[in-house]
Context: one part of a larger RNA
C1' cells in the first nucleotide's frame, strides 16, 4: 500500500410527517370605474427592518348589531407607556377619511415631479406665502353668438347630461389572418379559419318565431345532448375532410312595426269670381280656402285554410250619466260602474306595504372511571361503566365516542343585500262573426341576372341554397319564393323591418365538500422575506431554501482560549436531540487492531492453496471467521457491427429523479362472464345506493347482382343449358382483461430551421442639430508693390503675401511589422518600431432610421462581446426514414441480411424465413427400385467461325517470247481442294457425373409438411471449399451459384487467432471412452519399433534463374587394343592465303578456308604486338593404370534472400543414424462430444388414483305445468382439467414470439404486530431454481407497520457528451494581475504590510488640482475583525452606530428656441394605428444679478466678517406729466313719431287664349228592312258646363326713402404703461498675419532667519518672502461709423410718429457718437503672509518688508475685431423702438425698509467608487499649465502637489 473488523468525521439519501399545492364536486357571484378603479409610490406603532393593515382623522375615526375577559396585527422576543364590566381587544353591517401617481383629466413631464389660472380664506403695511374649491377632450341635448354669402350654414360660446375614455382569468361576436406539419417531395389540398393581432358586448353571448324542412306522409322559432355516422357526399377522387333529414331526450314563449285608409298639424307650391268647400238623410245653418307635394302625431293594421283597406248585405251588441247649434233620427264624444285580461328590468311605464326564505356575526349541543400494569408522558393495556337523530373530523406529552374544540339535531340578525308570495297599484280590452265585391295596399336600387369572390359535405363541378363588391334592374296575390342546373304538373312558404326567457360556453373570484392525487430532486416556478434574489439596455427570464423537544426547561457556574470552538456542571425521557438541532445511507476522508507486501509485470477475478491470527455451547486427526504465500485459467460494461479487450461510441465516483402512456364505451384477434336466434342499450329521468326506468340507435339471423331488383337462390344470358357467387342449416351479441393498430406529442431527449407579435441604435454604420480640439517647425500658389522688358502686351527679377484633402512632427485617431500574451493583467491587451495629423479631420451632448428591414467610400461589413437576415415570448411537445437510451427474474421455441416493387439503394409494401393457437394426421424427409427430359463438364471440328504447316494448283502479278492468238517460266501472291496438328461463354457430330420431376417399397415418427389466423423480426451480412463473371486467371477485392461455419456458438486444436479442423454447452461428479491435434522439457501422453533421406538448423518463410551439393533411376560416348585427369614433348610448310590497310604477318575488317609434310598440327582457340616477335589451344606421341564422360527423369539439399529497440520467419528451451523429412507399425494422451451415477424443467406416450367442481348423456325421485316441457335433489356412465408413477425424447442462442413469477406505491375485505419500541438504516444468522425472503438474532432510531386474497398504477436504473445535489481526482500543483524599499518607535494576543518618525525612490502636459456624465453614502467620527481584501492585518471604498451636503447672485425650473417629439380640430388607414396645422415640448446653444478672506471631524461663490449687485413691493423727499373742474374740437346707433315712392299685392274688376264632356241641328259610309224606313261609327256648325300659374287695372295693408326727436347726449381727442402686432437689434463660416496688453516667470533692491565636522565666508554669502478680488470712478491702444432736421409715402396682413423708399435742409471730420482690453485711483487705516511665542492631546497671540525699476512672456484679452478666401456660414426669447388697446392717476431720482420660491450641492470622477462578472495593465469629454535645457504640451531632470500600487 491491500484486504478484513471496530470507531469516528462529511454529506443529506432513506423512513415518518405537513403548514402548501393538484384535480374535480356542490352552491354562490359574474363585473370595477370621473363620486376616479385595476395597480403602484411614498408615508403611516415609543423603539430599526420586512410582511400586513390604514392614509396627514393613516394597525386606526363614527354609529347599529355579536361577543364577555382580557388586549396594544405577524417575524418576535425586550423596554416603555397604556386600554379594559360605563363592556376593551376580537367579529359582522352600514358610514366618514383617504397624500401623490396612475383613463388621469388646469399646463407640462424623465409615472409617483414641476409650474399655473379663477373665486374663496389665513397672514402681511403690501408683495412674497399658505389652506380649500375649480379649471382635460369627444359625443347629446337646449340656448346665444355668427364667416365667404341676403336668407342660412360651417364655426364659437354658455349651460347640462351618475353620457364616454381605461381595467378584467376563461367563456363569446365580429374585423384582419399564418407557418411548421401531413401528403413519406411538392404547388391544388391540408394543418386551420387554429396560432396571433384588432374592435366590441354579457353574466352569458349569438340564434329565434319559417319567402323552413319534407315528399305526395306529415312536421310547425332558436338552442344544447343522443342517435342518425364515419353514412350520403366531397377530394392532385391522393392526404384527408364530412353533413342533413329524420327519431330520442333537455328546455319552451312568442310579439312588435312599415303600407293602404281616416283624423290632426306644420312647411311649401299653385289656384278661384272665393258660387271652389265642410257638414249632410232632408231643411235649415256654418265658414276666408280647394288641390298637389312632404314632413311630424294619433287611430287602424299585422295575415298565407292568404291578410288588411274601403264599400256593401246578415246577424248580434253590458249598465248609468254627461256633452254636442236645433228637431226627428243615428253604431257621436267624454266619464263612472260592472266583467274579463295583463303587468311593475322581454313584450309601455312607476313603485310602496305586509310576511316568509337564504346570505353576511352567533349560540345551545349527550355520554368514563380505576388501575401495587408499563412508561418521562396513557389515549396503550387490563377491568368495569355509559351515550349515540352524536362511532365525521381535529387535538390534547404514544392509538380517546364518553379530556377540548367540533359533529347529528336545534335556536338567531339592529343594518345590508339577494329571492319567493300577497295586497295595494298600473295598464289594457268591452262590438264582433259570416259573407261579398270592382278598387287600394302587403317592406325597392330590393329580389331576379351578369361578372368576380366567399361560404355550406359540395375544391367550379350539371351546382341548387346563403352572401360580399361590382353592373344591370322587376312586380303586388291572376304577385313572389323555394322543394340541388332548367321547364312542366304538384306541394311548402310569404323576403327586401325589429325584439325575445329556458334549456347551453366559462370560472379571475367566494362558501362548503371529496380524492385506490402528491408529499419537498413531489405538488404551482413559487408548503419558507418568490415573480423574491440574480441575469439582461429592453421585451424578457428566473432560482435555492421544510422538521430541536411533549415544554425552551436553548446549558447557570467552573477551566483552556484573543477568539472560533472546547471539557467539566446543569436541563431534559433521550444532548451521538446543542439553534451547523428528528432518523442520519452512500461517495470521500480519517484513527485503532489482526493478516498480506520491497526479483514481481498487466480486466485484478476464479479454482486450488501452505503459514499467521481468531471464535466455540459436540474440544474435534473438527467446525466457523480474517488475511492470502504460491500455481492453473482468463483481452472489463454498454452501444454499432460481417466483426469490438478494441487503438469505435458513453460513463470521474455515489445519491435522488429519469423513457409504450392515457383518452375516443375507435377497429380487431384472443382468454373470460352473461344472456342466446337473439344480444344491447345512448342521451336523458328518478333514486339514499354500483339501483330502477328509458327500444331512439347498433350488431346478427340470406343471398345475389353496378343497379332497378329478385330471394333459398340469384346474375350474365334468348335459354328451363353452361358458368359464377351462395343456401343445402347456423351463434351471435354486450360487458371485462390481455396484444396489435387507426386518431392524438403517442416511448423519451436532441435539430439548423419555418410562422406571428413585440423589444432593441446606451455598442456600431449613416444622417440632423448644436458644442469642443488640432504643441511646434517647415515650404512659400494666387494676387500685390518695385525693377527691368515691349508699340502695348507677354514675359523676367527682387520683395509682400500666406494658399495647399502640402511637408516634418506631439496631443488626438488608426491599427501595417515583429516578439510576448494564449486555463491572458485583457472574451483582441502590452513592448518596440509604424500612418494620418487643417481635414473626405477627431470628439462631446441631444436626436433619427429596426429584422427581408435599416445602414454601408462595399468587407457579406455593421445593427448592444449574436448577422448570408438581431433578440425575445408564443404557434410548439414544429418535423427528424437519423444519432444516442429505454430499469426485476426464470422457462419454451427461435430467425434475417433473399426475391419483387420503390425520386428506391442505411426507409418501406408483399412474398420469404421465426413464433402462438386452431385444423388435418405421414401429405414432409432419407435410402432403394423404376421411369422421365435435358445438352453442362469434358470432347470433337460433322456445321459457324477462328487458326498453323506441307501438297496442289485455278485466279492475279513480275520475267522470257511475241503481229496476233498461243506459249514458257517464276525464290511473288494464292482461293478451292487434300494431309497433318489446332481453338471456341454467345460453334456441336456427340457427351457424362451429379441435381431434378413422378412413382414403387422400406425406414424414421423429428419442435415434419400443409391450411387457416393472431404477433413479430429481417430485407448493412463475413470467411472458407467448389462452379463461374468483373479485375491484371491483383485484392482480408467485386458480384451470382452451391455447401459449411460465424452472424445468434460456448468447449478441443491450429502459440495467441468470429468464418480453418474437431464438436453442438440443462445442472453436478476428484469416474471411464474417444476426435481433430499431439506424446524431449515448458505441458497430459514414446527420448516407441523398422528401413531411407537431409548437413543445409533446410526443417523454421520465397521465385525467374544459377550451381561439378547429394541419394535413386534410365540412356548415349570413350576404355588394359591403356580410356579419364596430371607430367614430358611436338603442335610444322605453301603463307605475311587474297582484299583492304600507313601497315593487317593465325588472331581490326571481308572473301575463301585449300595444299602439303606428318604421331599430330585450324589459312587458327585464346593472350599479345605499332605490325612482326612471344605465350597458348584445338590436335599428336609418351609417362601412369582402371575406369572415364555427356545426357535425361527423379527425392533431399544450396546460392538468388537488403530495415530500422534485442535473437525476432520452430510459441520457447532446445534437437543432427533428431525432437528434421518419407514410408510402416504398437501404444497412450486429448474437449462442456459420447458413456457412467444423481437432480431440473419442458414434451410425448402409457398406467394408476378418485376427493372436489364442470360439461354432456342416462336413469330415478318430488314440484309445478300452458302437457311442449320447466325446476331442485339423487344416482350411473364418458370426455377433459389439477394428482401420483414408469419410460421416452428434448433442454446453445442475438432479433423475436410465448408462457410462469419476484418486488415498490395505493386501495378493498378479512386477520395479525407496535413504547415490553413501528417504519428505516448498519450488522448477523438462515432460506429459495431466479427475481427475492424472514423461522430469527443484534446494534441504531422513536411511531407507525404488516400478511392473505383481490384490484390500480407516476411500479423495478449503469449507461441517453442524461438532469439536480454531494464529494473526489488533478494539487498542496498552476497562480498571487507591469512598479524600491531600509530602519527606529507606537500600538496590539499577534507586526514585512497599520500609526508616527528618518533615509531611500518614483510621478510631475501627472501617478497633481477642478468640472461634466455616471455612481449613491463610498464622505466624517468611533467601534469591530465570522466573511469580502488574491497571503497576514490590530487596517479598509469591508461590518456596526451615530453624523455630516445650508444660495435672490453658481447649475437647472418658475424665461427663449434647434435638430427632433407629442399632437385639439384636420387628412389618410380593414381595426389597431399613420401624417401633420395651430399649438406644446425639447439643450448640446441664446438670455440672466458675487467678489475676497475665514470657520468645520466632515460644506461652502451656499455659513460668517467685509465690501458689492439684480428684480418686486412699501414708506419718506425732490422734479416732471396728467385726470377730476374749467374750457375748446368732432360726434352716433337703436327706439318713438311723422312721410307714403310712375313702389308691392288682397279681396274684386276687366280683357284674351287654348282645350272641351253634354246638348241641339244637319250630312253621312255601313248595317237591317215589310223597301215605307229604322239605325248610325264618324264628320260639320252652334251652345257650353269644366279646366289651364294669360294679361291688365286694384287697397286705407306691406314698404324704401326721407324729416323730426331722444340729443349736442352716449362716445372721442389730450398722461403713463404698452402688445402674444410691425420694425431694428440679438445674429454666428474657414484661415491667416501683424500689434496693444496681462497673467506668468526672473533679476537688481527690500525685509526675516542661519554661519555649520573641516578649510574658507559677515556680506557682494544662502534659505525663505515681498500678496489682495467683485464692484465703483476716470475712459486710453484698438476698431465701427457721416450725423442731424424737414416734407411726402400705393410697402412692413390693421394703426403707426417706427422701418423701408422718395425729396430737401443744415454741419462735417485731429470732430461727434457707439465699442473697447489694460492700466491708474478707490476698495484697503481691512483681510492675508515668511517667521516668531505660545499649547503635550491643546487654544491662540504678536506679526517685517511689501518701494522705485529692469528683463522675458503666452495657445489667455482686445478680437463675435481687421485681412484674405469660397464650401457663402441656426432659430426665437431678450433688448430698442413704434402704434393697436389699456387708462386715473402716473413716471423718474434719491434715501430708508421689506421680500427673494423649488430641485442640485457629501464623496470618488483616466478611477480600488463610473463602463469592462473582480479592489481587472483596457475605455472615458472639458479646463489649469511652473523652473533649467529645448522650436515645443516632445525629451530629460525637478518644484508645487501626490505615492511606494496588498504576498
Nucleotide at each position: 500500500a491491500g484486504c478484513a473488523c471496530a470507531c469516528g468525521g462529511u454529506g443529506g439519501a432513506u423512513g415518518u410527517c405537513u403548514a402548501g399545492g393538484c384535480a374535480c364536486c356542490a352552491g354562490g357571484a359574474g363585473c370595477c370605474g370621473a363620486u376616479g378603479a385595476a395597480g403602484g409610490a411614498c408615508g403611516u406603532a415609543g423603539g430599526a427592518g420586512g410582511c400586513u393593515g390604514c392614509g396627514a382623522a393613516a394597525a386606526g375615526c363614527c354609529u347599529c348589531g355579536g361577543g364577555g375577559a382580557g388586549c396594544u396585527g405577524c417575524c418576535a422576543a425586550c423596554c416603555g407607556a397604556g386600554c379594559u364590566g360605563u363592556g376593551a381587544u376580537c367579529c359582522g353591517a352600514g358610514g366618514g377619511u383617504g397624500u401623490c401617481c396612475g383613463a388621469a383629466u388646469g399646463g407640462g413631464g424623465a409615472a409617483a415631479c414641476c409650474c399655473g389660472g379663477c373665486c374663496u380664506c389665513a397672514g402681511u403695511c403690501a408683495u412674497g406665502u399658505g389652506g380649500g374649491g375649480u379649471c382635460a377632450c369627444c359625443c347629446g341635448c337646449a340656448c346665444c353668438u355668427g364667416a365667404a354669402u341676403a336668407u342660412a350654414u360651417a364655426g364659437g360660446g354658455u349651460g347640462u347630461g351618475u353620457g364616454g375614455a381605461g381595467g378584467g382569468a376563461a367563456c363569446g361576436u365580429g374585423g384582419g389572418g399564418a407557418a411548421g406539419u401531413g401528403a413519406a417531395a411538392c404547388a391544388u389540398c391540408u394543418c386551420a379559419g387554429u396560432a396571433c393581432c384588432c374592435a366590441c358586448a354579457g353574466g352569458a353571448a349569438g340564434a329565434g318565431a319559417a319567402a323552413a324542412c319534407a315528399a305526395c306522409c306529415g312536421u310547425g322559432a332558436u338552442u344544447c345532448c343522443g342517435u342518425g355516422a364515419g353514412u350520403a357526399g366531397u377530394g392532385g377522387c391522393g392526404a384527408g375532410c364530412g353533413a342533413a333529414a329524420a327519431c330520442g331526450g333537455a328546455u319552451g314563449a312568442g310579439g312588435c312595426u312599415a303600407a293602404a285608409c281616416c283624423g290632426u298639424u306644420g312647411a311649401c307650391g299653385u289656384g278661384u269670381g272665393a258660387u271652389a268647400c265642410c257638414u249632410g238623410g232632408c231643411a235649415g245653418g256654418g265658414g276666408u280656402u280647394g288641390c298637389g307635394u312632404u314632413g311630424g302625431c294619433g287611430g287602424g293594421g299585422u295575415u298565407g285554410u292568404g291578410g288588411g283597406a274601403c264599400g256593401u248585405u246578415a246577424c248580434u251588441g253590458a249598465u248609468c250619466c254627461g256633452g254636442g247649434c236645433u228637431g226627428c233620427u243615428g253604431a257621436c264624444c267624454g266619464g263612472a260602474u260592472g266583467g274579463g285580461g295583463a303587468g311593475u328590468c322581454a313584450g309601455a311605464a312607476a313603485a310602496c306595504a305586509g310576511u316568509g326564505u337564504g346570505u353576511u356575526a352567533g349560540u345551545g349541543g349527550a355520554a368514563u372511571c380505576a388501575g401495587u400494569u408499563u412508561g418521562g408522558g396513557a389515549a396503550a393495556c387490563u377491568g368495569g361503566a355509559c351515550c349515540g337523530u352524536a362511532g365525521a373530523g381535529g387535538g390534547u406529552g404514544a392509538u380517546a365516542g364518553u379530556c377540548c374544540c367540533g359533529u347529528a339535531c336545534g335556536c338567531g340578525a339592529a343594518a345590508a343585500c339577494a329571492u319567493g308570495c300577497u295586497g295595494u297599484c298600473u295598464u289594457c280590452c268591452u262590438u264582433g262573426u259570416a259573407g261579398u265585391g270592382a278598387u287600394c295596399c302587403c317592406a325597392a336600387g330590393u329580389a331576379g341576372c351578369a361578372g368576380c369572390g366567399a361560404g355550406c359535405u359540395c375544391g367550379u363541378g350539371g351546382a341548387a341554397u346563403u352572401u360580399g363588391c361590382u353592373g344591370u334592374g322587376a312586380a303586388u296575390c291572376u304577385g313572389g319564393c323555394g322543394g340541388g342546373a332548367c321547364c312542366a304538373c304538384c306541394c311548402g312558404c310569404u323576403a327586401a323591418g325589429c325584439c325575445u326567457a329556458a334549456a347551453u360556453a366559462c370560472u379571475c373570484c367566494c362558501u362548503g365538500g371529496u380524492g385506490a392525487c402528491c408529499g419537498a430532486u413531489a405538488g404551482c416556478g413559487g408548503a419558507c422575506u418568490a415573480g423574491u434574489a440574480c441575469c439582461g439596455u429592453g421585451a424578457g427570464g428566473g432560482a435555492a431554501a421544510g422538521a430541536u423537544g411533549a415544554a425552551a426547561a436553548g446549558u447557570a457556574c467552573c477551566c483552556c482560549g484573543g477568539g472560533a470552538g472546547g471539557g467539566g456542571a446543569g436541563u431534559g425521557a433521550a444532548a451521538u436531540a446543542g439553534u451547523a438541532c428528528c432518523u442520519g445511507a452512500a461517495a470521500c476522508c480519517g484513527u485503532g487492531u489482526g493478516c498480506u507486501u520491497a526479483c514481481a509485470a498487466u480486466c485484478c477475478g476464479u479454482c486450488a492453496g501452505a503459514g499467521c491470527c481468531u471464535c466455540c455451547g459436540u474440544u474435534g486427526c473438527a467446525g466457523g471467521g480474517g488475511u492470502g504465500a504460491u500455481g492453473g485459467c482468463g483481452u472489463g460494461c454498454c452501444u454499432u457491427u460481417u466483426g469490438a479487450a478494441g487503438a469505435a461510441u458513453g460513463a470521474g465516483c455515489c445519491u435522488g429523479c429519469g423513457a409504450g402512456u392515457u383518452a375516443g364505451c375507435g377497429g380487431u384477434a384472443c382468454g373470460u362472464g352473461g344472456c342466446g336466434a337473439g344480444g344491447u342499450u345512448a342521451a336523458c329521468c328518478u333514486g339514499u345506493g354500483u339501483g330502477g326506468g328509458g327500444u331512439a340507435g347498433c350488431c346478427g339471423u340470406a343471398g345475389c347482382g353496378a343497379a332497378a331488383g329478385c330471394g333459398a337462390g340469384u346474375c350474365c344470358g334468348a335459354a328451363u343449358a353452361g358458368g359464377g357467387c351462395g343456401a343445402u342449416a347456423u351463434a351471435g351479441u354486450c360487458g371485462c382483461g390481455u396484444g396489435c393498430u387507426c386518431u392524438a406529442g403517442a416511448c423519451c431527449c436532441g435539430a439548423a430551421g419555418c410562422g406571428g407579435g413585440g423589444u432593441g441604435a446606451u455598442c456600431u454604420a449613416g444622417c440632423c442639430a448644436u458644442g469642443g480640439c488640432c504643441a511646434g517647425g517647415g515650404u512659400g500658389a494666387a494676387g500685390c508693390g518695385c525693377g527691368g522688358g515691349u508699340a502695348a502686351g507677354a514675359c523676367c527679377g527682387c520683395g509682400u503675401g500666406g494658399a495647399g484633402g502640402c511637408c516634418c512632427g506631439a496631443a488626438c485617431c488608426c491599427a501595417c511589422c515583429a516578439g510576448g500574451g494564449u486555463u491572458g493583467a485583457a472574451a483582441a491587451c502590452c513592448u518596440g518600431g509604424g500612418g494620418g495629423a487643417u481635414g473626405a479631420g477627431c470628439u462631446g451632448u441631444g436626436g433619427u432610421u429596426a429584422g427581408g428591414g435599416g445602414u454601408g467610400a462595399a468587407a457579406g461589413g455593421c445593427c448592444a462581446a449574436u448577422c448570408a437576415a438581431a433578440c425575445u415570448c408564443c404557434g410548439u411537445g414544429a418535423u427528424a426514414g437519423c444519432u444516442g437510451g429505454u430499469u426485476c427474474u426464470c422457462c419454451c421455441c427461435g430467425a434475417a441480411a433473399u426475391g419483387c416493387a420503390u425520386u428506391u439503394a442505411g426507409g418501406u409494401g408483399c412474398a420469404g424465413c421465426g413464433u402462438c393457437g386452431c385444423a388435418u394426421g405421414u401429405u414432409u424427409c432419407u435410402u432403394g427400385g423404376u421411369g422421365g427430359g435435358g445438352g453442362u463438364a469434358g470432347a470433337g471440328c460433322a456445321c459457324u467461325g477462328g487458326a498453323u504447316g506441307g501438297c496442289c494448283u485455278a485466279g492475279g502479278g513480275g520475267g522470257c517470247c511475241u503481229a496476233c492468238a498461243a506459249g514458257c517460266u517464276u525464290a511473288c501472291u494464292g482461293a478451292a481442294g487434300u494431309c497433318a496438328a489446332c481453338c471456341a461463354a454467345a460453334c456441336u457430330c456427340c457427351g457424362a457425373a451429379u441435381a431434378c420431376c413422378a412413382u414403387c417399397a422400406a425406414g424414421u415418427g423429428a419442435g415434419a409438411g400443409u391450411g387457416c389466423g393472431g404477433c413479430a423480426g429481417u430485407g448493412a451480412g463475413a470467411c472458407u471449399g467448389c462452379g463461374g463473371g468483373c479485375g491484371a486467371u491483383a485484392a482480408g477485392g467485386u458480384u451470382c451459384g452451391u455447401a459449411g461455419u460465424c452472424g445468434a456458438g460456448a468447449g478441443g486444436g491450429a502459440a495467441a487467432c468470429a468464418g480453418c479442423c474437431c464438436a453442438g454447452a440443462a445442472c453436478a461428479c476428484c469416474a471411464g471412452c474417444u476426435a481433430a491435434g499431439g506424446c524431449c522439457c515448458c505441458a497430459a501422453a514414446g527420448u516407441g519399433u523398422g528401413u531411407g533421406c537431409u548437413a543445409a538448423g533446410u526443417g523454421g518463410g520465397a521465385a525467374a534463374g544459377g550451381a561439378u551439393g547429394u541419394g535413386g533411376g534410365g540412356u548415349c560416348g570413350c576404355c588394359c587394343a591403356g580410356a579419364c585427369a596430371a607430367c614430358c614433348a611436338g603442335g610444322a610448310g605453301g603463307u605475311u592465303g587474297g582484299c583492304u590497310u600507313a601497315g593487317a604477318a593465325g588472331c581490326a575488317g571481308c572473301c575463301a578456308c585449300c595444299c602439303u609434310u606428318u604421331a599430330a598440327a585450324g589459312a587458327g582457340u585464346g593472350c599479345g604486338u605499332a605490325a612482326u616477335a612471344g605465350c597458348u589451344c584445338a590436335c599428336u606421341g609418351g609417362u601412369c593404370a582402371a575406369g572415364u564422360g555427356g545426357u535425361c527423369c527423379u527425392g533431399c539439399g544450396c546460392c538468388g534472400a537488403c530495415a530500422a529497440u534485442g535473437u525476432a520467419g520452430c510459441g520457447g528451451g532446445g534437437c543432427u543414424c533428431a525432437a528434421g523429412c518419407a514410408c510402416a507399425c504398437c501404444g497412450c494422451c486429448g474437449a462442456a462430444g459420447c458413456u457412467g451415477u444423481g437432480u431440473c424443467a419442458u414434451u410425448c406416450a402409457c398406467a394408476c388414483a378418485u376427493c372436489g367442481a364442470u360439461c354432456g348423456g342416462c336413469u330415478u325421485c318430488a314440484c309445478c305445468u300452458u302437457c311442449g316441457g320447466g325446476u331442485g335433489g339423487g344416482g350411473u356412465c364418458c370426455a377433459g382439467u389439477c394428482g401420483u408413477g414408469u419410460g421416452g425424447a428434448u433442454g446453445g442462442g442475438u432479433a423475436g414470439g410465448g408462457g410462469a413469477g419476484c418486488g415498490u406505491c395505493g386501495u378493498g375485505u378479512g386477520g395479525g404486530c407496535g413504547a415490553u419500541g413501528a417504519a428505516g438504516c448498519g450488522g448477523c444468522a438462515g432460506g429459495g431454481g431466479a427475481a427475492c425472503c424472514u423461522a430469527g438474532c443484534c446494534g441504531u432510531g422513536g411511531a407507525g407497520g404488516c400478511c392473505a386474497c383481490g384490484c390500480g398504477a407516476g411500479u423495478g436504473a449503469g449507461a441517453a457528451u442524461g438532469c439536480a445535489g454531494g464529494c473526489a481526482u488533478g494539487a498542496g500543483u498552476a497562480g498571487c494581475g507591469a512598479a524600491a524599499g531600509a530602519c527606529g518607535a507606537g500600538u496590539g494576543a499577534g507586526a514585512a504590510a497599520c500609526u508616527c518618525g528618518u533615509c531611500c525612490g518614483c510621478c510631475g502636459g501627472a501617478u497633481g488640482a477642478c468640472c461634466a456624465a455616471g455612481g449613491g453614502u463610498u464622505c466624517c467620527u468611533g467601534g469591530g475583525c465570522c466573511a469580502g481584501g488574491c497571503u497576514a492585518a490590530u487596517c479598509c471604498g469591508c461590518c456596526c452606530a451615530g453624523g455630516g451636503u445650508a444660495a435672490g447672485u453658481c447649475g437647472g425650473g418658475a424665461c427663449c428656441u434647434a435638430a427632433g417629439g407629442c399632437g385639439a380640430g384636420g387628412c389618410c388607414g380593414a381595426c389597431a394605428g399613420g401624417c401633420g396645422u395651430a399649438g406644446u415640448c425639447g439643450a448640446u446653444g441664446g438670455a440672466c444679478a458675487a467678489c475676497g478672506g475665514g470657520u468645520u471631524g466632515a460644506u461652502a461663490u451656499u455659513c460668517c466678517c467685509g465690501u458689492a449687485c439684480c428684480c418686486g413691493u412699501g414708506u419718506a423727499a425732490a422734479c416732471g406729466c396728467g385726470u377730476c373742474c374749467a374750457u375748446g374740437g368732432u360726434g352716433a346707433g337703436g327706439c318713438c313719431g311723422g312721410u307714403g315712392a310712375u313702389g308691392c299685392u288682397a279681396a274684386c274688376c276687366g280683357c284674351c287664349c287654348g282645350a272641351g264632356a253634354g246638348c241641339u241641328a244637319c250630312c253621312a259610309a255601313g248595317u237591317c228592312u215589310u223597301c215605307g224606313g229604322a239605325u248610325g261609327a264618324g264628320g260639320u256648325a252652334g251652345u257650353g258646363a269644366u279646366u289651364g300659374c294669360g294679361c291688365g287695372g286694384g287697397a286705407u295693408c306691406c314698404g324704401a326713402u326721407c324729416c323730426g326727436g331722444u340729443a349736442g347726449u352716449a362716445g372721442u381727442c389730450a398722461a403713463g404703461c404698452g402688445a402674444u402686432g410691425g420694425g431694428g437689434u440679438g445674429a454666428c463660416g474657414c484661415a491667416g498675419g501683424a500689434g496693444g496688453g496681462u497673467a506668468g516667470c526672473u533679476c537688481c533692491g527690500c525685509c526675516a532667519g542661519u554661519c555649520a565636522g573641516u578649510g574658507g565666508u559677515a556680506a557682494u554669502a544662502c534659505u525663505g518672502g515681498u500678496g489682495u478680488a467683485a464692484g465703483c470712478g476716470u475712459g486710453u491702444a484698438g476698431g465701427c461709423u457721416a450725423u442731424c432736421g424737414g416734407g411726402a409715402u400705393a410697402g412692413g396682413c390693421a394703426a403707426a410718429u417706427c422701418c423701408g423708399u422718395c425729396c430737401u435742409g443744415a454741419u462735417g471730420u485731429u470732430a461727434g457718437g457707439c465699442u473697447g482690453a489694460g492700466a491708474c485711483g478707490u476698495g484697503a487705516u481691512g483681510c492675508g503672509u515668511a517667521g516668531c511665542c505660545g499649547a503635550u492631546u491643546g487654544a491662540g497671540g504678536c506679526g517685517a518688508a511689501g518701494u522705485a525699476g529692469a528683463g522675458u512672456g503666452a495657445u489667455c484679452c482686445c478680437a463675435u475685431g481687421c485681412u484674405g478666401c469660397c464650401g457663402a456660414g441656426a432659430a426665437a426669447a431678450g433688448c430698442c423702438u413704434c402704434u393697436a388697446g389699456c387708462g386715473a392717476g402716473u413716471g423718474u431720482u434719491u434715501a430708508u425698509g421689506c421680500g427673494g420660491c423649488c430641485c442640485g450641492u457629501a464623496c470618488c470622477c483616466c478611477a480600488a467608487a463610473c463602463c469592462g462578472a473582480c479592489a481587472c495593465a483596457g475605455g472615458u469629454g472639458g479646463u489649469c499649465a511652473g523652473g533649467u535645457a529645448g522650436a515645443g504640451a516632445a525629451u530629460a531632470c525637478c518644484g508645487a502637489g501626490g505615492c511606494g500600487u496588498u504576498c

Notes:
Predicted 3D model of a 1847-nucleotide part of an RNA (large-subunit ribosomal RNA, half A) from Kutzneria viridogrisea. Its Rfam family is "Bacterial large subunit ribosomal RNA". The sequence was found in a public genome assembly.